[in-house]
RNA sequence: AGAGUUUGAUCCUGGCUCAGGAUUAAUGUUGGCAAAAUGCUUAACACAUGCAAGUUAGACAGGACGUGGUGUUUCCAAUGGCAUAUGAGUGAGUAACGCAUAAGAACCUACCCUUGGGAGGGGAACAACAACUGGAAAUGGUUGCUAAUACCCCAUAGGCUGAGGAGCAAAAGGAGGAAUCCAUCCGAGGAGGGGCUUGCGUCUGAUUAGCUAGUUGGUGAGGCAAUAGCAUACCAAGGUGAUGAUCAGUAGUUGGUUUGAGGGGAUGAUCAGCCACACUAGGACUGAGACAAGGCCUAGACUCCUAUGGGAGGCAGCAGUGGGGAAUUUUUUGCAAUGGCCGAAAGCCGAACAGAGCAAUGCUGCAUGGAGGUAGAAGGCCCAAGGGUCAUGAACUUCUUUUCUCAGAGAAGAAGCAAUGACGAUAUCUGAGGAAUAAGCAUUAGCUAACUCUUUGCCAACAAUCGUGGUAAGACAAAGGAUGUAAGCAUUAUCCGAAAUGAUUGGGCGUAAAGCAUCUGUAGGUGGCUUUUCAAGUCUGCCAUCAAAUCCUAGGGCUCAACCCUGGAUAGGUGGUCAAAACUACCAAUCUGGAGUACGGUAGGUGCAGAGGGAAUUUUUGAUGGAGUGGUGAAAUGCGUAGAGAUUGAAAAGAACACCAACGACAAAAGCACUCUACUAGGCUGACACUGACGCUGAGAGACGAAAGCUAGGGAAGCAAAUGGGAUUAGAUACCCCAGUAGUCCUAGCCAUAAACGAUGGAUACUAGGCACUAUGUGUAUCGACCGGUGCAGUGCUAUAGCUAAAACAUUAAGUAUCUCGCUUGGGGAGUAUGUUCACAAGAAUGAAACUCAAAGGAAUUGAUGGUGGCCCACACAAGUGGUGGAGCAUGUGGUUUAAUUUGAUGCAAAGUGAAGAAUCAUACCAGGGCUUGACAUGCCCUGAAUCCUCUUGAAAGAGAGGGGUGCCCUUGGGAAUGCGGACACAGGUGGUGCAUGGUUGUCAUUAGUUUGUGCCAUAAGGUGUUGGGUUAAGUCCCGCAAUGAGCACAACCCUCAUGUUUAGUUGCCACCAUUGAGUUUGGAACCCUAAAUAGAUUGCCGGUGAUAAGCCGGAGGAAGGUGAGGAUAACGCCAAGUCAUUAUGCCCCUUAUGCCCUGGGUGACACACGUGCUACAAUGGGUGGGACAAAGGGUCAUGAUCCAAAAACCCAUCCACAGUUUGGAUUAUAGGCUGCAACUCACCUGCAUGAAGCUGGAAUUGCUAGUAAUUAUCGGUCAACCAUAUGAUGGUGAAUUCAUUCUUAGGCCUUGUACACACUGCCCAUCACACUAUGGGAGCUGGCCAUGCCCAAAGUCAUUACCUUAACCACAAGGAGGGGGAUGUUGAAGGUGGGGCUAGUGACUGGAGUGAAGUCAUAACAAGGUAGCCAUACUGGAAGGUGCGGCUG
Repeated sequence: AGAGUUUGAUCCUGGCUCAGGAUUAAUGUUGGCAAAAUGCUUAACACAUGCAAGUUAGACAGGACGUGGUGUUUCCAAUGGCAUAUGAGUGAGUAACGCAUAAGAACCUACCCUUGGGAGGGGAACAACAACUGGAAAUGGUUGCUAAUACCCCAUAGGCUGAGGAGCAAAAGGAGGAAUCCAUCCGAGGAGGGGCUUGCGUCUGAUUAGCUAGUUGGUGAGGCAAUAGCAUACCAAGGUGAUGAUCAGUAGUUGGUUUGAGGGGAUGAUCAGCCACACUAGGACUGAGACAAGGCCUAGACUCCUAUGGGAGGCAGCAGUGGGGAAUUUUUUGCAAUGGCCGAAAGCCGAACAGAGCAAUGCUGCAUGGAGGUAGAAGGCCCAAGGGUCAUGAACUUCUUUUCUCAGAGAAGAAGCAAUGACGAUAUCUGAGGAAUAAGCAUUAGCUAACUCUUUGCCAACAAUCGUGGUAAGACAAAGGAUGUAAGCAUUAUCCGAAAUGAUUGGGCGUAAAGCAUCUGUAGGUGGCUUUUCAAGUCUGCCAUCAAAUCCUAGGGCUCAACCCUGGAUAGGUGGUCAAAACUACCAAUCUGGAGUACGGUAGGUGCAGAGGGAAUUUUUGAUGGAGUGGUGAAAUGCGUAGAGAUUGAAAAGAACACCAACGACAAAAGCACUCUACUAGGCUGACACUGACGCUGAGAGACGAAAGCUAGGGAAGCAAAUGGGAUUAGAUACCCCAGUAGUCCUAGCCAUAAACGAUGGAUACUAGGCACUAUGUGUAUCGACCGGUGCAGUGCUAUAGCUAAAACAUUAAGUAUCUCGCUUGGGGAGUAUGUUCACAAGAAUGAAACUCAAAGGAAUUGAUGGUGGCCCACACAAGUGGUGGAGCAUGUGGUUUAAUUUGAUGCAAAGUGAAGAAUCAUACCAGGGCUUGACAUGCCCUGAAUCCUCUUGAAAGAGAGGGGUGCCCUUGGGAAUGCGGACACAGGUGGUGCAUGGUUGUCAUUAGUUUGUGCCAUAAGGUGUUGGGUUAAGUCCCGCAAUGAGCACAACCCUCAUGUUUAGUUGCCACCAUUGAGUUUGGAACCCUAAAUAGAUUGCCGGUGAUAAGCCGGAGGAAGGUGAGGAUAACGCCAAGUCAUUAUGCCCCUUAUGCCCUGGGUGACACACGUGCUACAAUGGGUGGGACAAAGGGUCAUGAUCCAAAAACCCAUCCACAGUUUGGAUUAUAGGCUGCAACUCACCUGCAUGAAGCUGGAAUUGCUAGUAAUUAUCGGUCAACCAUAUGAUGGUGAAUUCAUUCUUAGGCCUUGUACACACUGCCCAUCACACUAUGGGAGCUGGCCAUGCCCAAAGUCAUUACCUUAACCACAAGGAGGGGGAUGUUGAAGGUGGGGCUAGUGACUGGAGUGAAGUCAUAACAAGGUAGCCAUACUGGAAGGUGCGGCUG
């Protein structure tokens, strides 16, 4: 410090995820030791048991020890004193002066310290105890006795109160032989502690906006330690809040901890400070201190005891138990240390504390051995079979002993002379023993360090994310190896970081999320120039404080470290104080530049009101006239002989204002247009008179706000949601047509929204130009008007710098800056639900969550595609010609059938295709009969040479038997070749996978494309080149150009044909001369021909055209003319196209069978459907007879102009006269023939007989542009042989048409749109049906919380008291003062009751939403998406949607 993930790829935006650190953790697995730490985060749930607070020179009584006796010592109940308000626990409550920080004044303070003074005189009781007595118990009652440092009175007082007079308030003694010590009372001061007040800071929500009645203040009496509405009476009506009151939710707080570079964020375990609480609620008592954890009273819930009458209890102390939970320890030792209570002290107490135990819970340290050791051992794994690796790792040799076991010694911690140690059989040290007791976990596709094999086969599984797995998985599982870490490792959970993903540091808002529809303006924020004052902000120094611990740092101590100890320090906060005065603020004063006022001009659809106008439309009416009109792609509905439409005269009505008109004007926006008038707002300009910062922005607030819509009343010509017809259509709730109501218009009032858009808030300043328009000013422009120059304001285009993700923006900024407001934080759910406000309603405004996805999105790129556009080409259409589709037959396919009908090929690009030829064979299929090292290959053993002949059996394969024959080489062992037999390695497979492959082929396509080096452009994908202007069959060539070169395709080079020449002249040829039946034979080399070489054609020449280019058109010559004709030749790639059945081949499968042999059958089946062909339907023909002319090919051991061999259409002659025929030949019967081992299934040929359908073929569809189509024959391959309507070649005869590129198909190039990239067979929207999930409404129902009215009212304080009672004092006779009880009153918790608010759960039924996969119906959107889309609104429809009105261009 970054990385993965949206795409075919790119850049950006943006979310999700990861790598790091941390934890009071938990889980899985593994586990040696030690040190110092930590250990109920959940139920403030309930608790058995034990322990956690006592102590004591006062005083009384009793017991024990002890004594001769008094006494002393000791134990214990009760009285008295002090403590129990500390310590320890917990975090429920609390959003608060609770905490933190900094201040303050009106207070208290036991024990402690310092200091001043005092303690005189009296008195009355009550516990314990004793007796009696109630009760189950807890616990009492009555009577009697008694002491004190317990209690009371008087006196005294440097105290308190009070203006003064005056009044009020203390005390206790004890120990000791004594010195003396302890205790006590009243003051003053201190220390420490506590109470109170205040400034500032301290979470979220406005879907909580108003709250408050002792409330805010004053006065009086009261109350408190003290201030105070703390409380009460009266008076006033205040107080608080948008700087967020009140309400609701959540929460102890801080030092700190954790993370981060930091700013920050999260957190508040352990340790420390403060607060609060002690079963829940209320209350007081005592006391210096409490409204009291191990105290009291009352009420409630719960638990326990009970004799049912009544009682007892409070672990959020330490252990421990149950429960809850993913989860958290021993019912341990000791007061030795530290710090406490009491005590004069000894001492006692002490679950504080110090220790031990349990737990890898984390942190830190150590060990599990060190050195040598190649035969590179065995074994595992991999392998290219050679080897490699685990691996010097082990073994083996040698060494050491941290640790472990045993034995011995043995501290510090102890202070204060001694004594005193829980830990402690401690730490530590010494000795002995023996490598001995000690390594796992996770990962291994990328992120991310580390790779192979096997198994599995979208299964099982993995996965944080992207994703992996469908037979060759580096991703599952296992193994081996490797990597990381290590007594741990990994996972899960949570926090910070990464995340600049809430942005102060440090983001954004035209198109990605995001500028309010627009303006006015309040609070607020912010603000021009100059000079003072002041010192609030600001800045400098100093002082105080922010406890300790922690962090940092310098040292030190535990063997090191963690840990601990000692010292130090920065920064920052708050308060105080001394100074400074630039800036901001304040005070005072000035200025004119910002802003405004007045004045002179000026443009304008600014607004509002009134008046006037013509064109058009419709209607009514009169006239003419007589059959249609209207409408559409085409029609129909409609109107019309009751007279339409058309023409024309007149009248009425309402709405809108052609041309001018513009890219132009005005207005805040919405918006604004006939003409004139009245009123009216704003702008601009000129001059520079006046005011003197008056400015800018603007939360709330207010005003205005298209269209649609609403209310009331008018109006209503045209248009027109809805609606009704007619069409279209599969349907058509649409598009098109005919009608047509709200509405559109006006008046008055609502509504408050639009793609209300420049998708761009407002203001100010600055930052190159150029061009144009509008308004206006000016002139050394002019006589004037233009042109031109220049200034200001506005409106546009273009472009530099800059900016931007890009496209773009660019003085009208999206540039550079300042001020200010609004808004945004992944997509969906959703602008939905709920609540609230507004509205007559429709609805508007505000505005979530659960759940779900890993994307959604912007700009640009390359493709593909479009019922986008342009250009071009092709038998693509057109123009022709012949077919197919109808018939019969042949053949192939599908389907069906079958024991089998083997199999591949399936749009073009399968279907007369593999198959250049199925009776057996082939053959892969079926039935049956057989074989199992096999029909075939290699290796081993035994045996026989091999070959050959005969017989039996069988359908054959095969099985059995007999005979003949002994060869070749040789080192005598044997070997070569070959046969039978045997065992094992193996053979074999037309079995599977063409989606594992090689090779090969088809197709787009013989279409003109495809790509690269270097350079340049772009952030990049990419672009350029290759586009453009011409041209070509062609990316063919030329020109231009940030391109310049090049490769593969094109073309050419190759073959055949067309012409000539040369050479050659047999088996071919024959002009001349002879000759024959015949080029038959002499002869000839001219011709034909053969087969070798060569020439020829290149737009070369001429004219025209074109840019003078490339080229094109025409012509000449030429056998051939513009590629002369045909062939071969097939770029980069596409279709996971075809082929594992040509062959090769990985993997899988079979192995007495999926292999091999044989016989027979099947591949030839047959209701039917399709493809490709043949023959026809006849007279341009058929039959019969006669006659003429080819080319190419074949043979197989090789050669061969020999042989096959005869062409047919055609020509001549003749018959047939339009018919199912002298057409057509299917089918059937029969007689022969050929091949073959064999012709039944199942071949072919011939003769005779038979003589179906068919009379030119619907929709549709196909070939062909010249020696072509058509027609006509010939030949070949395959094969042992037979089978050709197929296929491949060959010649003969030999046409028609092409205006043209609108349309159809296919293709190429450019352009444009795109939501497509598996690329339109794409993508994708909504209803319905099904399943699941969360959620809203819901008659209600059930809880909880909060405040509140009323009722009842415990304990208790306070008040009153005429009742009862009473030791201290006064009186002394009664009685009084004072106290207590009871009663009454106020208040008062719980409880009851009422309505209310908030909140949770649940609920028949119901609403939409999301997800799923394979359904149903349509096709709304993306291309002009087939009616451009979208926004607001209204109506309407199964659904997407449609239509109306207005708006936007995305």